[in-house]
């Protein structure tokens, strides 16, 4: 230098055009218990890496950039 994959909640990830963006773990609160653990319930937490484009409609498709990982030279 060229090519490929990825970037979504504090962490690990799902969601591949339209429904109020979700799950597990974690955090906070409540219930249960003599207490703790375990168990049950609820809540908070996201401008979906950034900027453009396509579309009636974009986390999702296209382009560029940034960052991370990998391959070739």
């Nucleotide at each position: 230098g060229c090519c490929c994959u990825g970037a979504u909640a504090g962490c690990u990830c799902a969601g591949u055009g339209g429904a109020g963006a979700g799950a597990g773990c974690g955090u906070u609160c409540c219930c249960c218990u003599c207490c703790u653990a375990a168990g049950g319930g609820a809540a908070a937490g996201g401008c979906c890496a950034u900027a453009g484009g396509u579309u009636c409609a974009a986390a999702u498709c296209c382009u560029a950039u940034u960052c991370a990982g990998g391959g070739c030279a």